[in-house]
Background:
Small-subunit ribosomal RNA from an uncultured prokaryote, 1416 nucleotides, folded computationally. Rfam family: Bacterial small subunit ribosomal RNA.

RNA sequence: AAUGAACGCUGGCGGCGUGCUUAACACAUGCAAGUCGCACGAGAACGCUUCAGCUUGCUGAAGUUAGUAAAGUGGCGCACGGGUGAGUAACGCGUGGGUAACCUGCCCUUGAAUCGGGGAUAACUUCGCGAAAGCGUAGCUAAUACCGGAUACUGUCCCUAAGGCUGUGGCCCUGGGGAUAAAAGGUGACCUCUUCAUGAAAGUUGCCGUUUAGGGAGGGGCUCGCGUACCAUUAGCUUGUUGGCGGGGUAAUAGCCCACCAAGGCUACGAUGGUUAGCUGGUCUGAGAGGAUGAUCAGCCACACUGGAACUGAAACACGGUCCAGACUCCUACGGGAGGCAGCAGUGAGGAAUUUUGCGCAAUGGGGGAAACCCUGACGCAGCAACGCCGCGUGAGUGAAGAAGGCUUUCGGGUCGUAAAGCUCUGUCAAAUGGAAAAAAAUACUAUCGAUAAAUAGUCGAUAGGAUUGAUGGUACCAUUAGAGGAAGCACCGGCUAACUCCGUGCCAGCAGCCGCGGUAAUACGGAGGGUGCGAGCGUUGUUCGGAAUUAUUGGGCGUAAAGAGCGUGUAGGCGGUUUGGUAAGUCAGAUGUGAAAGCCCUGGGCUCAACCCAGGAAGUGCAUUUGAAACUGCCUUACUUGAGUAUGGGAGAGGAGAGUGGAAUUCCCAGUGUAGAGGUGAAAUUCGUAGAUAUUGGGAGGAACACCGGUGGUGAAGACGGCUCUCUGGGCCGCAACUGACGCUGAGACUCGAAAGCGUGGGGAGCAAACAGGAUUAGAUCCCCUGGUAGUCCACGCCGUAAACGAUGAGAACUAGGUGUAGCGGGUAUUGACCGCUGCCGUGCCGUAGCUAACGUGUUAAAUGCCCCGCCUGGGGAGUACGGUCGCAAGGCUGAAACUCAAAGGAAUUGACGGGGGCCCGCACAAGCGGUGGAGCAUGUGGUUUAAUUCGAGGCAACGCGAAGAACCUUACCGGCUUUUGACAUCCCGGUCGCGGUUAGCAGAGAUGCUUUCCUUCAGUUCGGCUGGACCGGUGACAGGUGCUGCAUGGUUGUCGUCAGCUCGUGUCGUGAGAUGUUGGGUUAAGUCCCGCAACGAGCGCAACCCUCGCCUUUAGUUGCCAGCAUUUAGUUGGGCACUCUAGAGGGACUGCCGGUGAUAAGCCGGAGGAAGGUGGGGAUGACGUCAAAUCAUCAUGGCCCUUACGGGCUGGGCUACACACGUGCUACAAUGGCGGUGACAGUGAGCAGCCACUCAGCAAUGGGGAGCUAAUCUCUAAAAGCAGUCUCAGUUCGGAUUGUUCUCUGCAACUCGAGAGCAUGAAGUUGGAAUCGCUAGUAAUCGUGGAUCAGCAUGCCACGGUGAAUACGUUCCCGGGCCUUGUACACACCGCCCGUCACACCAUGGGAGUUGGA
Repeated sequence: AAUGAACGCUGGCGGCGUGCUUAACACAUGCAAGUCGCACGAGAACGCUUCAGCUUGCUGAAGUUAGUAAAGUGGCGCACGGGUGAGUAACGCGUGGGUAACCUGCCCUUGAAUCGGGGAUAACUUCGCGAAAGCGUAGCUAAUACCGGAUACUGUCCCUAAGGCUGUGGCCCUGGGGAUAAAAGGUGACCUCUUCAUGAAAGUUGCCGUUUAGGGAGGGGCUCGCGUACCAUUAGCUUGUUGGCGGGGUAAUAGCCCACCAAGGCUACGAUGGUUAGCUGGUCUGAGAGGAUGAUCAGCCACACUGGAACUGAAACACGGUCCAGACUCCUACGGGAGGCAGCAGUGAGGAAUUUUGCGCAAUGGGGGAAACCCUGACGCAGCAACGCCGCGUGAGUGAAGAAGGCUUUCGGGUCGUAAAGCUCUGUCAAAUGGAAAAAAAUACUAUCGAUAAAUAGUCGAUAGGAUUGAUGGUACCAUUAGAGGAAGCACCGGCUAACUCCGUGCCAGCAGCCGCGGUAAUACGGAGGGUGCGAGCGUUGUUCGGAAUUAUUGGGCGUAAAGAGCGUGUAGGCGGUUUGGUAAGUCAGAUGUGAAAGCCCUGGGCUCAACCCAGGAAGUGCAUUUGAAACUGCCUUACUUGAGUAUGGGAGAGGAGAGUGGAAUUCCCAGUGUAGAGGUGAAAUUCGUAGAUAUUGGGAGGAACACCGGUGGUGAAGACGGCUCUCUGGGCCGCAACUGACGCUGAGACUCGAAAGCGUGGGGAGCAAACAGGAUUAGAUCCCCUGGUAGUCCACGCCGUAAACGAUGAGAACUAGGUGUAGCGGGUAUUGACCGCUGCCGUGCCGUAGCUAACGUGUUAAAUGCCCCGCCUGGGGAGUACGGUCGCAAGGCUGAAACUCAAAGGAAUUGACGGGGGCCCGCACAAGCGGUGGAGCAUGUGGUUUAAUUCGAGGCAACGCGAAGAACCUUACCGGCUUUUGACAUCCCGGUCGCGGUUAGCAGAGAUGCUUUCCUUCAGUUCGGCUGGACCGGUGACAGGUGCUGCAUGGUUGUCGUCAGCUCGUGUCGUGAGAUGUUGGGUUAAGUCCCGCAACGAGCGCAACCCUCGCCUUUAGUUGCCAGCAUUUAGUUGGGCACUCUAGAGGGACUGCCGGUGAUAAGCCGGAGGAAGGUGGGGAUGACGUCAAAUCAUCAUGGCCCUUACGGGCUGGGCUACACACGUGCUACAAUGGCGGUGACAGUGAGCAGCCACUCAGCAAUGGGGAGCUAAUCUCUAAAAGCAGUCUCAGUUCGGAUUGUUCUCUGCAACUCGAGAGCAUGAAGUUGGAAUCGCUAGUAAUCGUGGAUCAGCAUGCCACGGUGAAUACGUUCCCGGGCCUUGUACACACCGCCCGUCACACCAUGGGAGUUGGA
C1' cells in the first nucleotide's frame, strides 16, 4: 500500500459496487422449460339462456359455455441460459499454426422437386392386477407419426479416358458406362382457363412447412510448435507398450479396437512416481525486473448424490432425461415404490464470518408460435449489511469580565479558551406539504405508396395517423414551511513516531510491534486534565507485496563472519587464438496477420462534483508469416603459428615399484669379571636383584628405524617421500627451432589415488604402546607421574575413504612498482683461471608501492584488475542428528530434513579488568631479628541468647577500648506506670492583665502537677487615646513538634585504595570507527623525578618545593628564667650581671655547591673532604582523576512519605550494667633480667579559682580537721619510675592476684539494681600458651613512669610527654598489596566473572514395561 475479510468501540444521509473464502455437508416448502389447434384424432364440467314435466324447487332436453379446460399422438425446444471448482500437472488452459483427415439443426443465399400407395397405434371403450407407483388383455381411429414404390437437376460409390494446379485421402475442368438415394402437407385469397354453377372442386396464387444439391455465416471435432507448481530422501519407466501389414470402427486421423509380424518407444534439456492446484484476460504490490493471487466481470475446461453405461438427437454419454450398482432420506397394506438446490429464495450443520422463502416480465436477451400471445428466480428492480469506494452534513460571523467550572502551580499565575454564554445570520442533509420526469421503442389497427402477382385479394417493405403497455415508484428532480434546531467518535502521546503533566499503584496490578517499562517521586501500568492523528468512522487481528541488494537477471558472496569438494584423470555440457570465401540458425531493421471484450493509460462526453458510466485512441514488450542487412556468435570451407603437443641435446631430485645389502643403538640368550644394590621420582613405591641383578668384557639371535650431511633445501596432483647398491618406471625444467596445425581450458555424473586409526586372512614381533594390572598423588583420581603390559605399530594380499586432508585461499590464461635471499638450467662480457659484478627461464621464501579489505592483513606465488568453467553459502540451536536410499565384513562413510526453540550466534579490532602468563620495580610484603596475640584471670566492645526494655547506628581489610573526651538520676533516644494537648520552643489574630522576677510556708502526690499562702518589687514610649511596643494569662486556628522511614532521592562531612605516582586536556597527526599518539622506548629517581630519543608540541591536577616543628650558629631582648667572675645566704636567698643555659622574635646554614671515579661529554650514581647536619637531615600538616549506590537522615541541613489528645511534651521507677556461650581489643601475670622491705639521684609535656593545694595535726590507710601560696617560666599538682645495696632460692612459692567475707573513706538529692578508693582476712586460674596470627628498620622496638581532655564521682581506654635503650636486613625465589610495559581472554555487575554436565523436586509429551481390559 492492499483486502470477498473478521473482531472491539462508535454510528447522520446519499450514490455506485460487493456479500458461504469453511462441509462438492444434508436439505422441508415454493418457483427456475416450455410451446404450437395454421400437424392430428377425440373432447368435458361449473355457470348462463330457452323449453318440457310437474310435487314451485327438483328432474329432463336443447342451445350456449366451447371446439374452451385437462389429457393424448406429432413438431420444435429441453445440449442454451443459470450454478459450482470436486477432479484434472493434461493439448486441460494460453498463444500461434494445420485439417489435402472432418461435422454442422435452426439462419442467409442459389438451383431442382413435392408423384402415387399401404399397414398400424396412443387417446377412447371393455375387462383384469396392485395399497400405491403403475401395468396388462381385447376392440375402434387420425396425422406434417410410420413403411414400400416411381422419378433424379444433382449427390455418393465403382469402372474408364484426357488436361492444369498441388501441401498425405486435394482443387479445377471435359467426357462415357453401371449401381444407388427423396418428399407432407397446413392455412389464407381469387375464379383468368376446365367441370358442376348464389358458390364450390380442379386450377391459379400468397405464406408457412417437406425433400434434394451447391455456397455462406456462425458453431464444433481432431491435431501440431512453444509456454504452464513443488519433491531426485521419486532414476529408471513401458507389452497395446513402439512401429508395420490387413481388417473393424468413427463425422474424421489414429493401437481407438482386433489378428499377425518386427523389438521397439520415453528418460538427467528430469521419464516414471508422489504432493498440491481448475487455466486465462486480469487483480494486488513494486521505480522496474519481479513476487503473490485467480472473489465479483469476461473466455475456455470440468462436474451435477457416488460409480458405470448407453439411448434419442445436428449436437449429450445429458444439473431440473433413461438404465444398472452403491450410500443416504422418505412412503408402504412389507409385496414393493419415490428422491437428488454445486438454479433463485430459504432451512439445518460447520465456522471468526457472508443477505429476502420480495416485485415484475415494463426494458434487454432467450424458447415455442403465422401471429396474438405464453414461458423465462436469465434479467430488470427493490430489501438487509459502514463490507468497500466516492460525495455531503453535524453550522457561519462577532464576542475578554479572558465568566463559572475542571486540571495544574514556583501560589504570582498558567491552561481548556473565542472555546462557552450573549448578539447578528445562513438553510445543505434530515422532517412535513405540494408539483413532477427520462427510461416506450415496438406489435396489433387505419390510410397511402412500392415489390410480388392476372389481381383492388393476400404477403412483405416504407411513410403518416391514432389507441394501448412502467416492476422500480409518486422514485430522481423542483418548490414551499419552520428552525441551529435532529446528527462525533476512535486510536495514540518513552524512542522508532506527530503529541506531557498530575494523581493512584509499588517487579503487584498490568503494558508490550521491536528495544523494553513497573521493586515509593512511572511523560511506558490505571484514571484525570491537556495534546496529536484520522474522522462516520477509528483501532486490533489474519493474509499478500514492499522496505529486504535478506536468493542478488537487473543486483550478493566463499583467507579469519555461513561458504573452495582431500587430490587428480576425464564423459556430457559450457567457453574458446589469427585468417579467406560462403550461408543466414542466433542477431538487427521493415511490412503483414493476430494479440476477444472488459480492465490499465490518454482524450472527450453523461449523472450538480466524485465514485460510476459512455465513445474514441494508444498500449499490449508476445506469436506467426514475409522482405532485407551480414559486423559479431554459430555452421561449412581456405590458410596460419603465437596456444597445445611431438622429435632432439642437456642437467637436478628423500618422485614411485621390486630385489639385495650396511653399520650404530635397544632388547634377549650364552660365557667371563664382580658385589649389594639397581631402577624410578617432586618425593616415593610397585618392579628387578645373593637362585648373583645394575655395572663391565667377549660371542650370538632377532626385529624395527636410518644420527651427522639436513637447509622456511629438493621431488610429487594431493596424501606423502630421507642409510647404501642394482633393475624397472612416471613427471617436471633448460637449450635448439625440425614437425603437427587449435589438436585447447574447465569439468555435473563416472573412475583412480588418498595420513593415522580401524577391519579380514596369513606371517612377524626388538623397541614403543591404547585396553588392562599394580604403585603413587588426591577428599576421591576410572587423569597427569612410575613399574609392567596385550592388541597395534612391521611385511604380503584385500577392505575402509575419513583428518585443523590448512595457504582454513578451486582450476586456467592475461595484465599491473620494486627490493632482497635461496634451488635448477642457461647467455654474454672481462680475466691465465677462480671469485665478484650483468642478464634469461622455471621453482621456493621474506619485505613492500598502488589497489583491495569490516578490520586483521594481502600485495607478480594477489585476497588487485578484467575473462571463462566447476564446487559451495543464505541467522543460532535442534544436527551433520532422524527417516529413506546407497556403499561397507563391521566400525562407519556419502546423501541429508522437520517439529520445536532463541533474539541472537558470529568476525575483526578497541579500552579496561583478570591470569596458579612473561619482563622490570616498590612497600616491615617476605626473609633476618626483637616483642606480642591465640592458653589463664580480669577489663572493655561485639555477636548470640534472654528480657517489659536490654534504645539506635557501625559489619573483611576500611565494624567490634568504634559514634561514647567518661549510662547511678540527668544524659536517654528504650520499657512499665502517671500526666498533658496551640503544646517545652517560633510567628500571626482576638480578649484580658501590667507584668516579669525573687521569696515564706502548708496540703495532696512517686513526681510532673494541682490547690492555697507570706513578703519584696510595681515596664517603656506617648500625639495622653486601654494609642503603640514589651511581658504574662486565657481563647481560636493557621501551625509547632517528631533521635519516626528512606544515606538506594540528597547537601555537607568522613573512611578506603594511598602520600600509591598516577589522572587528564588543547592543537596537530594516524585510524571508517571505538580509539591511538603525547603518557611508549634507552637510562635514572622516593616520584610521569630528570636526561636523551621520538609525529608530536605544549599545558593542567597530582610529585617536589613553599608552611609548622626538632637539630647548629648569629643577632635582638633579659622576668617569674640563668650565675662565669665579685660580695652575700641554709637556699640564685639578696646585691649585681645577661657571658652561658633557657625563653621567643628575626636571620644564616645544605645547593650534589667542591674533589675523584663511573655514566653517553647527559640526567644521575658511588666514594671523599669540610660541616651541627649530606644527598628528601628527622617528624608533621598537606590526600590528584576516581573506586567501593562505602559510612552517616541519630551532629547539622534537606526532598518525598508518615504521626498530630500522638510516633509530640512532662514526670517517676526500671533498662542500656542481663549471661549456658563465641569472637575482637587490652590489662595483670605465670616469676630470680624477679618479688619484698629499705635507700636515694636525674625528666619533659601539661593543668589549676565551684580549682591546684604547700605546710601542720588525726587516722595503719583511703581520707579528714586546720591552713600559706597561686588566675601561674613566680605557687601547687610533683613522689618521677626503672637505678643501688640487702633479703628470698625455684616452690603454685615472700610468684600471681581473681574471688569472697568484713570494716571503712570520698563524691553526689541518691552508690540496691549500678561508682571509685582504703584496711584486715581469703588466696582461684595460671609454670610462657595448638593451628594460626600481629607490630616494629633507630632515639625505632622493648621497657619505665608522668601529664591532659571528658568529668560531681568513675580508665587497664584515648591523646600527649619524657627516661633507659637494643637486635637484624644475605637478598627479592616465595606469600600479600601496588606501579609500568607486554601477552591471552568466550570476562565488562569485569575471576567473588563466565560457564558445562549429572543428580534432586514439580510439570508436559513420548518409548519400554510384570500385567490388566475392550474389540475384530